[in-house]
Context: one part of a larger RNA
This record gives sequence, C1' cells and structure tokens, in this order.
RNA sequence: GGGUGAACGCUGGCGGCGUGCCUAAUGCAUGCAAGUCGAACGGUCCGGGCUUGCCCGGGCAGUGGCGAACGGCUGAGGAACACGUAGGGAACCUGCCCCUCGGUGGGGGACAACCCCGGGAAACUGGGGCUAAUACCGCGUACGCUCUCUGGGUGAAGGCUCAGAGAGGAAAGUCGCAAGAUGCCGAAGGAGGGUCCUACGUCCCAUCAGGUAGUUGGUGAGGUAACGGCCCACCAAGCCGAUGACGGGUAGCUGGUCUGAGAGGAUGAUCAGCCAGAGGGGGACUGAGAGACGGCCCCCACUCCUACGGGAGGCAGCAGCAGGGGAUCUUGGGCAAUGGGCGAAAGCCUGACCCAGCGACGCCGCGUGGGGGAGGAAGGCCUUCGGGUCGUAAACCCCUUUUCCCGGGGAAGAGAGCGGACGGUACCCGGGGAAGAAGCCCCGGCCAACUACGUGCCAGCAGCCGCGGUAAGACGUAGGGGGCGAGCGUUACCC
Repeated sequence: GGGUGAACGCUGGCGGCGUGCCUAAUGCAUGCAAGUCGAACGGUCCGGGCUUGCCCGGGCAGUGGCGAACGGCUGAGGAACACGUAGGGAACCUGCCCCUCGGUGGGGGACAACCCCGGGAAACUGGGGCUAAUACCGCGUACGCUCUCUGGGUGAAGGCUCAGAGAGGAAAGUCGCAAGAUGCCGAAGGAGGGUCCUACGUCCCAUCAGGUAGUUGGUGAGGUAACGGCCCACCAAGCCGAUGACGGGUAGCUGGUCUGAGAGGAUGAUCAGCCAGAGGGGGACUGAGAGACGGCCCCCACUCCUACGGGAGGCAGCAGCAGGGGAUCUUGGGCAAUGGGCGAAAGCCUGACCCAGCGACGCCGCGUGGGGGAGGAAGGCCUUCGGGUCGUAAACCCCUUUUCCCGGGGAAGAGAGCGGACGGUACCCGGGGAAGAAGCCCCGGCCAACUACGUGCCAGCAGCCGCGGUAAGACGUAGGGGGCGAGCGUUACCC
C1' cells in the first nucleotide's frame, strides 16, 4: 500500500447492486417449511336431480399409487480414494424420460374404512363381523431373461457371440358413445444418475521409530447390483516403514478468493461442484434409490405431559427466543416469474425461489447548491498595536431544483389467452421552495499541515524514535492549517 462475512468510537442525506452468528454441531416457546391423485378402490356426509336406488357436484378419513433419497441447512467429524486431475470396470445398478420388439389369458382368498363389543387419564389399542381395487396370492402362456447341459465361431484374457435340449420366472386396469387415450408385464438399447477400482496431488510434529492378528496371502463357502480379508472356516507367515510406517495435533476438499511484477504466500464467507452430519451412539426396515434432518427400533443425556400405570419430543429448514459473544436481521408478502412434487387436466402443495423489511457491513452513483458580491462588515484568533488572518467566506443581489415535499398519470417483467407479490414501485408531468442534508482524523521526525494560552516528569500522549521537571509546534483548549469525505479513525487478521 492492498484486502475483510468484520467489530469499536464519533458522525450520518438519498439511491442501485450485493451482503449479514466467523462464537455454543448450545438449548429451544409458537407458526409455517411435502404433499398430491376420485381418470386405481370401497365407504360416509352435504347439496341437486329423479325412474327410490341410481346419477351429478362438493367435503371427510381410509385402502392403493407416485413423491417424501430432490430441494433447504450446517462443517461437528474425517489426513481418507474424502476431495482434485486423469483413467479403468472382461466386476456393476438405475424409478420417472426417449427409442425398438413382444405380451396384457383365466381364477382365488384377504385386510382397512364401516358395524358390534372391550381396555386406557392420554398416546393409543385388543377381539368379532362385512367389503372394493392398478393392494395380495396361485394357474396358464414366454422372448437366450435366469440357470444347467451339448456343439460351433472369436478374443491376450475369467469374456463375447451363434445353434440345439431341459428347467424356472410376467401382467391391471381406468377414462371415453365411439375412434381412441393412458396405464400394466417381459426383453434390448439410449440419456441422465449412481457405485467400485487405479495412478498422481493434498498441513504440522521424529521431543511419534518401529507398526500389524483378519494382520498379508492362498483354498473353499457366504454375502453384495458388483470386485474384494467385505464376512467366515481351514492353510501358509506374511504385510507396512527414514521416499517417514505407526502415533499425536490441526483441518471439510475444490472451482475460486486476497495479495504479489512474477514465482510464491495466505485463504476456502457469499455463488458453483463433491463429501460428511442431523441431540450423542448403534441398528436395520421400506424402496429403483436411504443405512433416511421434518421415517422406524434400541441405549444414553436432556425437556415436557401424566389419573404415576405410562406417554411425547429433536430448528445444523424459514422466521423467532434464551444463552455464548466484540459482533451478525423480519415470528413480513407472494406463488406473478424460475424450478420442483403429484395429477389426463383444472389445479393443489412448495419459508426452494421471487420480492419486501432491518444494518454505511461492502462496492458504485448522486446530493448537501450555482453565479455575482469589500483592499474586506460584525465577531473570533494572533499581533511588533501598524496590522494580519478566518475571507468571497457571510450578509446582500441574480439563478437553478438534482435530491426533497405536495398533487396527477403510471409500466415492462406475462415467449397464444387469463394471471404481477414486488407496487401506486420505477418512470413521466405539474406545483413549491436554497429550501431538509457534514463530518471525522491529523498538524515533533518518518508524514502534508503552526501559533497562542493552560499545565509544570503532574495531568497526559505514544506505531517507532520519543514528548511533559515554568516560554511544550509532541499533553489539554482555542484560532488557523493539512487529509479524506457520508464517511473518518481505531483494533484484529492476511499478503
């Protein structure tokens, strides 16, 4: 000198765009943050229609489907294939979407809802009975889809491919007058997503030097979507290490960001990619996908309810509260846009998001007026008492109206129509009036800017050198001056 997610002191007019718990991954009141589908299904309530047990519209919970594994938050842990770069999978998975081929036959038994009875303070829950389905279960059928066997071709390889035989495994309907639409099942491919493996890179301590028993390898079996000591039985005795094993400390990684001429150093807020976590620890279930923030189970700590028998809870989602701290915001509006879930659609949901609010926290822009005006008012300060200076500064005259105030008009953002939270905002027009808007730090040297008074090693200053003990340009005040300016200084940290 530059920088900051800053804080503190003094000061503070406006706008745009950003940005805002760096500390206690501490504890949380309250509300909201994930639902949706009646074109899968039965019931029930309300309204309407009538041919009186059916139709239409709406509501309610339930069965079922899809979603809830995304999106959002945080950085605790982790020095690791976690991340980054580059490769590999002859060792893999993939719902929804796209493309291609084929299929969708015929049956059965239940369980909710509902009704009846019962237990409980509650959370909830037991028994009996009825019932529908795209819920559940058999049967039939079958494409080299899976497995076994035989043969051929091919490959460096465990593989690929062709032919044959045997065995096994599917399905669901709904809407529509219809045409048809949309689902469902099997197989192949794609796209996107994921999983695994490898090479290299990735902080400090050697005052951590030896570490290791599933340890290293093999055989077999299990397990997985899949390779693997992943797990297990047996066998062998290996494996790693000064090119730093093992141990300890610290830390999310990256694109980037700051600085620097660069090399480098430092850093990883916001935004984007990846990882990890959801009170602490552990576990599996469902599922295409989770070892699942707003799912389940167990243990622990904590909080709450209780009729003392037993129950409920998890803001590192958005807001908000307490606490900690030098310090970090509204319990706001809207689904109008973008995006997401469900739905044939209408639409519903969406604290993602878009906006608004608060904070000079940052960057940028604008204003606080412009011109004229005396050898120069008053007043302040200094003075050698002559004067000098503040100073064209003010007054005063002329002018302007950005901004401000009042009134009127009033958007784009909405890619066919409808639809705008922001917002009566931006912007435009008219009216008013210089009107409402300047401070902060410094003036001994470094370093730009000097006098007076007060004080008297006191009170105090100070980044370093150093000032102050009676004339202090260094303390305090004043006048003047210098610098920057809605800011200016200080502190902390990085280069």
This is a predicted structure of a 495-nucleotide part of an RNA (small-subunit ribosomal RNA, 5' domain) from an uncultured bacterium. The RNAcentral record of the full RNA draws on ENA, Greengenes and SILVA. The coordinates come from a structure-prediction model, not an experiment, and the mean pLDDT is 87.